This is a predicted complex of two RNAs, RNase P RNA and transfer RNA, with 448 nucleotides together. Rfam match: Bacterial RNase P class A. The family's RNA type in Rfam is ribozyme.
């Protein structure tokens, strides 16, 4: 210098004017006022109410080991596997010798498998072949084999040598795998030695098994204050008769009052008490609401996530819902010869906090790797 | 704010213990008719919303993204 890898941070600045929300103040006013994701609502916790002796079933989640934490599916360190020359990156990474299911098409055979092409035909069989005979040759009938071909995502260890009629862990060496012992490590795991000729195909983001964890609902949780109207309860006053009924209420009939219809009567229709108090509860309002697993600095412990101690600070709380607009100067990007012009990513709190995931113009800083050049 | 469901052809919908995606209407061509409709025959048309992963293989299983809808004061 080029190409990369990992981590952290900023994400327009300053001033003036006019507004909006909150706190303080009698008041002129003073002070404060979006984010790294406030987003998705995917996990975990606090908090609140409901339920609850304990345990189990069902259901759900997680899944190498150790740690951190209030907790986690998060994070840190380690192991193993894969990718990269490397710095590094990625991994839903328990169990398939508990059981069940599935493995389409193709293929001989897909699950305690199988023989289409092929190889052999030692042994047995056949031959109108050769031979004096022993035997040989031929056929590929019985049968043997699974090396080679072929199918498939997958065909019951791999390579080599020996062996054989041909073959085969049939035997041996190395590699892989299983089992056992020892060593190192808290452990996952790694290494060494011995041993077994290899059994046990894949699939658990199929059912399932094992281990661990989880009660439910969410601030529209929940608490308090509390109109009008209707209904509930109590008391007082007022109040005809009969039926039904133990009584009350309700219901039925008659009578009566009020109102409507109507000029009036009859008739028809509607309706049948008033007042005070109490409690529940709706509208509405208040609280919950922001001081919290809080932030910053220093020291100590720890490889680290983080923990402890001490000091300082208070940093949005709206409820149709504030956090904005204009002007000037500067910064960055684009257009333009210039004067100048256009633009400033993703996005916006709603009970709070720890994570994850997703979106994001542009810029800054730190550490590291590989290659080349110069000294 | 919280909770839940859905996305398959132009439209309305099937399809789930994973194995080449279907139906009705609509569309195109042909037959039939003097012509049209109805009718008959044939056919086209699909990123199964999108991106990853598991698997030999994904509309289906898992995670994420986008869009739409419903319920709770």
């Nucleotide at each position: 210098a080029a190409a990369g890898c990992g981590g952290g941070c900023c994400g327009g600045g300053c001033a003036g004017c006019c507004g909006c929300u909150g706190a303080c103040g009698c008041a002129u006013g003073u002070c404060a006022g979006a984010g790294g994701a406030a987003a998705g609502u995917c996990c975990g916790g606090g908090c609140a109410c409901c339920a609850c002796a304990g345990a189990g079933c069902a259901g759900g989640a997680u899944g190498c080991c150790a740690g951190c934490u209030a907790a986690c599916g998060g994070c840190u360190g380690g192991g193993c596997g894969c990718c990269g020359c490397g710095a590094g990156g990625c991994g839903a990474c328990g169990g398939a010798a508990a059981g069940u299911g599935c493995c389409a098409c193709a293929g001989a055979g897909a699950g305690c498998a199988g023989a289409c092409c092929g190889c052999c035909g030692a042994u047995g069989g056949c031959u109108u072949c050769c031979g004096a005979a022993a035997g040989g040759a031929g056929c590929a009938c019985a049968g043997g084999c699974a090396a080679g071909g072929g199918u498939g995502a997958a065909a019951g260890g791999g390579u080599g040598c020996g062996g054989u009629a041909a073959g085969a862990g049939c035997g041996c060496a190395c590699c892989g795998c299983g089992c056992g012992u020892c060593u190192g490590g808290u452990a996952a795991c790694a290494g060494a030695c011995g041993u077994g000729g290899c059994a046990g195909g894949g699939u658990a983001a199929a059912c399932c098994c094992c281990a661990u964890c989880c009660g439910g609902u969410g601030c529209a949780a929940g608490a308090c204050c509390a109109a009008a109207u209707a209904g509930g309860c109590g008391c007082g006053c007022a109040c005809g008769c009969g039926g039904c009924u133990u009584c009350u209420g309700a219901c039925c009939g008659c009578a009566g009052g009020a109102c409507c219809u109507g000029g009036c009567u009859c008739g028809g229709g509607u309706u049948c008490g008033c007042g005070c108090g109490c409690g529940g509860g709706u509208a509405g309002g208040u609280c919950g609401c922001u001081u919290g697993a809080g932030g910053c600095a220093u020291g100590c412990c720890g490889u680290g996530a983080g923990g402890c101690a001490c000091g300082c600070c208070c940093c949005a709380g709206a409820u149709g819902a504030a956090u904005g607009g204009c002007u000037g100067c500067c910064c960055c990007u684009c257009c333009g010869c210039a004067a100048g012009g256009a633009g400033g990513a993703c996005a916006g709190a709603a009970c709070c906090c720890g994570g994850c995931u997703u979106a994001c113009a542009g810029g800054c800083c730190c550490g590291c790797u590989u290659u080349c050049c110069a000294u | 704010g919280c909770u839940c469901c859905c996305g398959u052809a132009g439209c309305u919908c099937a399809g789930u213990c994973g194995g080449u995606a279907g139906a009705g209407c609509g569309c195109a061509u042909c037959c039939a008719u003097g012509g049209u409709a109805a009718g008959g025959a044939u056919g086209a048309g699909g990123u199964c919303a999108c991106c990853a992963g598991u698997u030999c293989g994904a509309u289906c299983c898992u995670g994420g993204u986008c869009g739409g809808g419903a319920g709770c004061u």